[in-house]
This is a predicted complex of two RNAs, RNase P RNA and transfer RNA, with 460 nucleotides together. Rfam match: Bacterial RNase P class A. From the family's description: Ribonuclease P (RNase P) is a ubiquitous endoribonuclease, found in archaea, bacteria and eukarya as well as chloroplasts and mitochondria. The coordinates come from a structure-prediction model, not an experiment, and the mean pLDDT is 78.
């Protein structure tokens, strides 16, 4: 210098002027006023996951129903993160993977297509093996004919040899369907072919060995055992339900009103049952009241720094710091300087990103203009 | 906060063990008919199944993310 990969932070700064929310504290007969502190995020989202808290037997027993899902380990807990093993991709740094079983079981493959799931033969190779049809050699004690005879001729029987785009029959190499055709490529072999036999690659419910473990290598073993499980289902672990509108105290209000169901073998907590456990008239519908106040509520699985264990995530130890807590509603706007992009010869002129809390917290996803840092890879040069 | 439910052609709706060209009314354009219109009757048009990605041989249909949009669900008594 070019092109990349990976962690990680920032995501405007100062100043002035006018506001705006809560709290303190003053001042004010009341409405309000001064003054000080303090006042969004890396995602505050989206509500997809996990937990804390709190209430219902501190959370019980079966069934269901959902959920994750290659091993380990980290954690409060996960569907999160780490690090390893498998697969893919990339030259490489790296990156991506819903990644258990299909040899318990049922189920699906629509149209082509001979055959589609212990399948199958359309063209299409062979036709060894048994037959058919010619040639062509030998044999024969048969039969016809010639010939006195020896014999010769033809049939016809019987064996060899050779041949046929042939039957029966052999194959599954090629060839064509198809998303998928019962291992793959190469040699041998064959009649012709085929794990038929032999190298390699693939398989495997085999044996060694090596890792906690996924796995991994070696030897054997011989070709059985296609694919979906985001189909139903097996296997293994996980989930009791509500959710701050949860819960606890106080405080006003009324018509403490009608109906209907079931009334202790009942109903409700307990979003499907079923048992247990609590409570007791309870649910449901239609009228009726109230739409107040405190509290839960933020100091917490908190944040920086160090240091020591660990490959790491993360753990622990020691010092430091307080940082929204609201009515759903505040948390801002201009101005000028300056940083950054962009236009413009230049004076200047435009833009400056996603987006905002609501019991807290770990996560993942998703949006995001632009900027910084440090690690690493590959090309090219130069020295 | 919690729970659910939907998205398909301009509108309203179909399409089930996943199987090919996604269908039907209305609407719109075009022809017949009529003197002209409407009614009729014939024919066309129109579709990124709300988007993106993935299982699969093949997605509307089955997963997962995301976008929009609709319900209901406090307290007393």
């Nucleotide at each position: 210098g070019g092109a990349g990969u990976c962690g990680g932070c920032c995501g405007g700064a100062c100043a002035g002027u006018c506001g705006c929310g809560u709290c303190g504290u003053c001042c004010u007969u009341g409405g309000g006023g001064a003054c000080g502190c303090c006042g969004a995020g890396g995602a505050a989202a989206g509500u997809c996951c996990g937990g804390g808290c709190u209430c219902c037997a501190c959370a019980g027993g079966g069934c269901a129903a959902g959920g994750u899902g290659c091993c380990a380990g980290g954690u409060a807990a996960c569907g999160c993160c780490u690090g390893g093993g498998c697969g893919g991709c990339g030259c490489g740094a790296g990156c991506c993977g819903a990644c258990g079983g299909a040899a318990a079981g049922u189920g699906c493959a629509a149209c082509a297509g001979a055959g589609a799931g212990c399948a199958g033969a359309c063209c299409g190779c062979c036709g060894a093996u048994g037959g058919c049809c010619g040639u062509u050699c030998g044999c024969g004690a048969u039969c016809a004919c010639c010939g006195c005879a020896a014999g010769g001729u033809g049939a016809c029987g019987c064996g060899g040899a050779g041949g046929g785009a042939u039957c029966a029959g052999g194959c599954a190499a090629g060839g064509g369907u198809g998303a998928a055709a019962c291992g793959g490529u190469g040699g041998g072999g064959c009649a012709a072919g085929a794990g038929c036999c032999c190298a390699c690659c693939g398989c495997g419910a085999g044996u060694c060995g090596g890792g906690c473990a996924a796995c991994c290598g070696a030897c054997c073993g011989g070709c059985a055992c296609g694919g979906c499980a985001a189909a139903c289902c097996c296997c293994a672990c996980c989930u009791g339900g509500a959710g701050c509108a949860a819960g606890a105290c106080c405080a006003a209000a009324u018509a403490g009103g009608g109906g209907a169901a079931c009334c202790a073998u009942g109903g409700c907590g307990u979003u499907g049952c079923c048992c247990g456990c609590g409570c007791c008239g309870u649910u449901c519908c239609c009228g009726g009241g109230u739409u107040g106040g405190u509290u839960g509520c933020u100091g917490g699985a908190g944040c920086c720094a160090g240091g020591c264990g660990g490959u790491g995530a993360c753990g622990u130890c020691u010092g430091g710091c307080c940082u929204a807590g609201a009515g759903g509603a505040a948390u801002g706007a201009c101005u000028g300087u300056c940083a950054c992009g962009c236009c413009g010869c230049a004076a200047g002129g435009c833009g400056c990103a996603c987006a905002g809390g609501a019991c807290c917290c770990g996560g993942c996803u998703u949006a995001c203009a632009g900027g910084c840092c440090g690690a690493c890879u590959c090309c090219a040069c130069u020295u | 906060g919690c729970g659910c439910c939907c998205g398909u052609a301009g509108c309203u709706c179909a399409a089930u063990u996943g199987g090919a060209u996604a269908g039907a009314g209305c609407a719109u354009c075009g022809g017949c008919c009529u003197u002209c219109u409407a009614a009729g009757c014939c024919g066309a048009c129109g579709g990124u199944u709300g988007c993106u990605g993935g299982u699969u041989c093949g997605a509307u249909u089955c997963c997962a993310g995301u976008c929009g949009g609709g319900c209901g669900c406090g307290c007393c008594a």